This is a predicted structure of a 76-nucleotide RNA (c-di-GMP-I riboswitch aptamer) from Nitrospiraceae bacterium UBA6898.
Of the family's consensus pairs, 88% are formed in the model.
Lineage of the source: Bacteria > Nitrospirota > Nitrospiria > Nitrospirales > Nitrospiraceae.
Its mean pLDDT, the model's own confidence on a scale to 100, is 77.

């Protein structure tokens, strides 16, 4: 350094429930909290979700998958 991932240390994120702001909606914020070693970043590809019947277009989702970029700690 790479692989790997402790009932380790220090931090980080937050399913779901409750409360709550905008919005038609998927979303956002706060508290508790399932869990996570990329549950960090960007919607690039696929998937899923949204409304006004469908499609298109648009939007949402990085805690669905793939690929890309980056990264804390150090026992076995």
């Nucleotide at each position: 350094u790479c692989c790997c991932g402790a009932c380790a240390a220090a931090g980080c994120c937050a399913a779901c429930c409750c409360c709550u702001g905008c919005g038609u909606g998927a979303u956002g914020g706060g508290g508790g909290g399932c869990g996570g070693a990329a549950a960090g970043c960007g919607g690039c590809g696929g998937g899923u979700c949204u409304g006004a019947g469908a499609a298109g277009a648009a939007g949402a989702u990085g805690g669905c998958c793939g690929a890309g970029c980056u990264g804390c700690c150090g026992a076995a």